RNA sequence: UGGGUCGGCCAGACGGUCGCGUCGCCCGCGAGGGCGCCGAGGAACGUCCGGGCUCCGCAGAGCAUGGCGGUGGGUAACGCCCACCCGGGGUAACCCGCGAGAAAGUGCAACAGAGAGCAGACCGCCGUCCGCCUGCGCGGGCGGUAAGGGUGAAACGGUGGUGUAAGAGACCACCAGCGCCCGGUGUGAGCCGGGCGGCUGGGUAAACCUCGCCAGGAGCAAGGUCGGACAGGGGACAGUGAGGCUGCUCGCCGAGUCCCCGGGUUGACCGCUGGAGGGGCGUGGUGACGCGUCCCCGAGAUAGAUGGCCGUCCGCUGCCCUCGGGCAGUGACAGAACCCGGCGUAUCGGCCGGCCCAUUCC
Numbered sequence: 001u002g003g004g005u006c007g008g009c010c011a012g013a014c015g016g017u018c019g020c021g022u023c024g025c026c027c028g029c030g031a032g033g034g035c036g037c038c039g040a041g042g043a044a045c046g047u048c049c050g051g052g053c054u055c056c057g058c059a060g061a062g063c064a065u066g067g068c069g070g071u072g073g074g075u076a077a078c079g080c081c082c083a084c085c086c087g088g089g090g091u092a093a094c095c096c097g098c099g100a101g102a103a104a105g106u107g108c109a110a111c112a113g114a115g116a117g118c119a120g121a122c123c124g125c126c127g128u129c130c131g132c133c134u135g136c137g138c139g140g141g142c143g144g145u146a147a148g149g150g151u152g153a154a155a156c157g158g159u160g161g162u163g164u165a166a167g168a169g170a171c172c173a174c175c176a177g178c179g180c181c182c183g184g185u186g187u188g189a190g191c192c193g194g195g196c197g198g199c200u201g202g203g204u205a206a207a208c209c210u211c212g213c214c215a216g217g218a219g220c221a222a223g224g225u226c227g228g229a230c231a232g233g234g235g236a237c238a239g240u241g242a243g244g245c246u247g248c249u250c251g252c253c254g255a256g257u258c259c260c261c262g263g264g265u266u267g268a269c270c271g272c273u274g275g276a277g278g279g280g281c282g283u284g285g286u287g288a289c290g291c292g293u294c295c296c297c298g299a300g301a302u303a304g305a306u307g308g309c310c311g312u313c314c315g316c317u318g319c320c321c322u323c324g325g326g327c328a329g330u331g332a333c334a335g336a337a338c339c340c341g342g343c344g345u346a347u348c349g350g351c352c353g354g355c356c357c358a359u360u361c362c
Base pairs, nucleotide, nucleotide: 001358002357003356004355005354006353007352008351009350010349012313013312014311015310016309017308018307020039021038023036024035025034026033027032041333045344046343048342049341050340051339052338053219054218055217056216060250061249062248063247065215066214067213068212069211070084071083072082073081074080085099086097087096088095089094100210101209105208106207107204108203122149123148124145125144126143127142128141129140130139131138132137157175158174159173160172161171162170176200178197179196180195181194182193183192184191185190223270224269225268226267232261233260234259235258236257237256243253244252277296278295279294280293281292282291283290284289314331315330316329317328318327319326320325
């Protein structure tokens, strides 16, 4: 200098003018007015997870259902984050993985092929018998065989040998795989090494399934407080048990529950923003993060507020240009509604850094 890869931050600024919202102060009998501080996000989107919080239930047990799935950590918790292991990709930094089990069972896999789960004889090879023929042969029956050839993405271990009528892990050596045992190392998943053995049992579980771990339900339109108004009527079930917030069973509590017609209220306040909050410094840790200390209080609306105009600067793009510069266009995705931790998706542009590879110079 170029390329790659991983991460962090910002999200236009200033001034003027008109106009909004909560809160505080002041003026006003009131309507209302004046001044001041503050006033949408990195995703506020998706509603995909996890919680805080609220209510139900004297909530216990089991089944079902759903979620997760290498190991060890972080966290309030998680399907998140960190580190590592194994496998794959990449020269590497780094990236990817619905990562337990196929020897418990069931299922699925086109075509080709003899045969694709516990299979198979198409061409072959060998032995024997018969026929033809007399050429080293050809055809058929029976028996043996799966080493050779072929089909296929994949054929029930590979190479070499012994052996055999011909062959075959039938046997042997080495290798791979599997099982068992031992040693070293690591918290662990694992990694390394040694020994024995039978010779050998593909794929798929983001198919059903098995194993291990986790999970009550509903949700701020949760749930409370105050005020105010009205008008009840008819029925069903119910201590032989109404009903008790996904479904079923058991257990427990235990008196009302539900349907139809009709009347009234649809007001004010709380919940509602001081938090698993933000920031600085120090410290422990590879890291996620933890601990200590100091500082700060950044919207709380309720038909739902922050916008318009002007000027300057900034960024980007294009054109022109005598290095300065000028002109024009343009600045994305997008708006809180109880709050927080994540993940996913959208996106104009800017800044900063770590690591890897290549090249050049000192």
Bacterial RNase P class A, 362 nucleotides, folded computationally. The prediction has a mean pLDDT of 78. Rfam family: Bacterial RNase P class A. Rfam classes the family as a ribozyme.